[in-house]
RNA sequence: UACUUAUCGAGAGUGGCGGAGGGACUGGCCCGAUGACGCCCGGCAACCGUCAAGCUGUACAGCUUGACAAGGUGCUAAUUCCUGCAGGAAUCAUAUUCCUGAAAGAUAAGAG
Numbered sequence: 001u002a003c004u005u006a007u008c009g010a011g012a013g014u015g016g017c018g019g020a021g022g023g024a025c026u027g028g029c030c031c032g033a034u035g036a037c038g039c040c041c042g043g044c045a046a047c048c049g050u051c052a053a054g055c056u057g058u059a060c061a062g063c064u065u066g067a068c069a070a071g072g073u074g075c076u077a078a079u080u081c082c083u084g085c086a087g088g089a090a091u092c093a094u095a096u097u098c099c100u101g102a103a104a105g106a107u108a109a110g111a112g
Base pairs, nucleotide, nucleotide: 003110004109005108006107007106008105013041015040016039017038021031022030023029025084027082028081042076043075044074047072048071049068050067051066052065053064054063055062056061080104085101086100087099088098089097090096
């Protein structure tokens, strides 16, 4: 870097360093010298992991539920901040609002 599967409405700081842009992209709308973003520490969570119970299976194993957090990741403003493409609902209609799915993106695990 491209592929497969799963998840993305919950949760998490009055800390230290540092000093200018940041929220992937578009259009918005926001955050930011009252110090954002980033790094460290802390924390959250439970994908990988460990244990227990149940079901299927001859068994390896698979699935579901619950508990745990030493390790590998991840996350720690706003639903993935909203949006983009398609369909639908409300409205006479425009505008606007809402719903569903896709696309794009992020993360994990796997396979190349």